The part of an RNA shown here (small-subunit ribosomal RNA, 5' domain) has 501 nucleotides and comes from Cellulomonas cellasea. NCBI's taxonomy places the organism under Bacteria, Bacillati, Actinomycetota, Actinomycetes, Cellulomonas. Its mean pLDDT, the model's own confidence on a scale to 100, is 82.

Context: one part of a larger RNA
RNA sequence: AGGGAAGGGGGGGGCUUAAACCUGCUAGUCGAACGGUGACGAUGGAGCUUGCUCUGUCUGAUCAGUGGCGAACGGGUGCGUAUCACGUGAGUAACCUGCCCCCGACUCUGGAAUAACCGUGGGAAACGACGGCUAAUACCGGAUAUGAGACGCACAGGCAUCUGUGUGUCUGGAAAGAUUUAUCGGUCAGGGAUGGACUCGCGGCCUAUCAGCUUGUUGGUGGGGUAAUGGCCUACCAAGGCGACGACGGGUAGCCGGCCUGAGAGGGCGACCGGCCACACUGGGACUGAGAUACGGCCCAGACUCCUACGGGAGGCAGCAGUGGGGAAUAUUGCACAAUGGGCGCAAGCCUGAUGCAGCGACGCCGCGUGAGGGAUGAAGGCCUUCGGGUUGUAAACCUCUUUCAGCAGGGAAGAAGCGAAAGUGACGGUACCUGCAGAAGAAGCGCCGGCUAACUACGUGCCAGCAGCCGCGGUAAUACGUAGGGCGCAAGCGUUGUCC
Numbered sequence: 001a002g003g004g005a006a007g008g009g010g011g012g013g014g015c016u017u018a019a020a021c022c023u024g025c026u027a028g029u030c031g032a033a034c035g036g037u038g039a040c041g042a043u044g045g046a047g048c049u050u051g052c053u054c055u056g057u058c059u060g061a062u063c064a065g066u067g068g069c070g071a072a073c074g075g076g077u078g079c080g081u082a083u084c085a086c087g088u089g090a091g092u093a094a095c096c097u098g099c100c101c102c103c104g105a106c107u108c109u110g111g112a113a114u115a116a117c118c119g120u121g122g123g124a125a126a127c128g129a130c131g132g133c134u135a136a137u138a139c140c141g142g143a144u145a146u147g148a149g150a151c152g153c154a155c156a157g158g159c160a161u162c163u164g165u166g167u168g169u170c171u172g173g174a175a176a177g178a179u180u181u182a183u184c185g186g187u188c189a190g191g192g193a194u195g196g197a198c199u200c201g202c203g204g205c206c207u208a209u210c211a212g213c214u215u216g217u218u219g220g221u222g223g224g225g226u227a228a229u230g231g232c233c234u235a236c237c238a239a240g241g242c243g244a245c246g247a248c249g250g251g252u253a254g255c256c257g258g259c260c261u262g263a264g265a266g267g268g269c270g271a272c273c274g275g276c277c278a279c280a281c282u283g284g285g286a287c288u289g290a291g292a293u294a295c296g297g298c299c300c301a302g303a304c305u306c307c308u309a310c311g312g313g314a315g316g317c318a319g320c321a322g323u324g325g326g327g328a329a330u331a332u333u334g335c336a337c338a339a340u341g342g343g344c345g346c347a348a349g350c351c352u353g354a355u356g357c358a359g360c361g362a363c364g365c366c367g368c369g370u371g372a373g374g375g376a377u378g379a380a381g382g383c384c385u386u387c388g389g390g391u392u393g394u395a396a397a398c399c400u401c402u403u404u405c406a407g408c409a410g411g412g413a414a415g416a417a418g419c420g421a422a423a424g425u426g427a428c429g430g431u432a433c434c435u436g437c438a439g440a441a442g443a444a445g446c447g448c449c450g451g452c453u454a455a456c457u458a459c460g461u462g463c464c465a466g467c468a469g470c471c472g473c474g475g476u477a478a479u480a481c482g483u484a485g486g487g488c489g490c491a492a493g494c495g496u497u498g499u500c501c
Base pairs, nucleotide, nucleotide: 001496003494007368009366010365012363014360015326020323021322023321024320025319028069029068030067033066034065036063041058042057043056044055045054046053047052048051076279077278078277086203087202088201089200090199091198092197095196096195100192101191102190104188105187106186107185108142109141110140111139117132118131119130120129122127148171149170150169151168152167153166154165155164156163157162177184178183179182205251206250207249212242213241214240217239218238219237220236221235222234223233224232254276255275256274257273258269259268260267261266281302282301283300284299285298304315305314306313307312332358334357335356336355340354341352342351343350344349371401372400373399374398381392382391383390384389405442407437408436409435410434411433415428418425419424445490446489447488448487449486450471451470452469456485457484458483459482460481466473467472
């Protein structure tokens, strides 16, 4: 997986299969950075039709925009990859690290813009143009510099380049404010932590019906590039480098912790969970940024799909559900942010298909029930029979009990720590659990019975019909076919097929 059969529960797990996707959701947040907008409400004034209009102040919901942080995490898949991709052990005197922690020094003074908005006009749309106004923790100057960088000297240390400390000269460089006034921020430098980057030793597939491979190839010098070493790139120079200890080629494959099996040694596998890697329609490219394979960012090309007013545009489920297709085969377009965790925020809080839960399917594992005790001149019926009887069989009936699970009724959580002034705040869930009620009441099948291998008779059939994992059964008394009775084995499962040991 499919076949027969099927009563609960728990905790797990559920496209092993090329491509395409309707629809909804999966990444936002901050008004304590900023200019606008200004609902509701409170309050003052004026007009007065005495309950309406106009207007001022306070408060500030909301909304798009500028700006900040996040979007590089989390989630998915295993295409590619035989590779420093992974595992393990080292190295970096060759490196980076936003947020976080510690420590030191600061946070002075100016400027010019721009979106939003207003106006004009373009386009079917997507969107875009021009003119004008404005703010900032947006942008750009100046000042200052504990320090930073380069070069030199001295001392100390080391591992060739070097590293550290002290000192001298030179060089170009910082900052931002907000508010509820107590905080949150900003800049420079040093250290830490965390995360990453690079290099090396060793280790793990098949194939020699692949034996030679290589020109940026191997090394050097100068230069470029990078956070950083390096043919990483480039110019020149040399002619090297790898290989039967299997290079190069071909095939297959994500790797590991682990999982299965086995007494072990081994063999097989890499689903779930965890770590690393790679990928995000296919191929290529950079931008931003502390950080990019940038899944839900951008640009170009391609295939495909969709919209179009034919000029032009839009898209990427290997996120969660779901559709269709393929397939032997794998689920709901569910609930909630209550918990855990994450992003933003001083916080309240908002977001979170991560996650927590629920739904579906015996897919596997575990546990429970389908009753218990008594009950023989051994009823009836069935089957067999040597016709005496034997067996089904204490099995049933009958008597005495019990009530798990399911059912009905009543009560009813923990998970809540936190947050909030307080009231309050649980998706799961009226669930688990507790109590009561009724009644043996609603709950057993599947395979096998020749040997291997536990379990035997009768009838039917007559090398037919059929069985079969192997040996083999069946041609008139078949324990091997079919049916019945009986028995054996498992049991909400049982057997078959596939696959691994």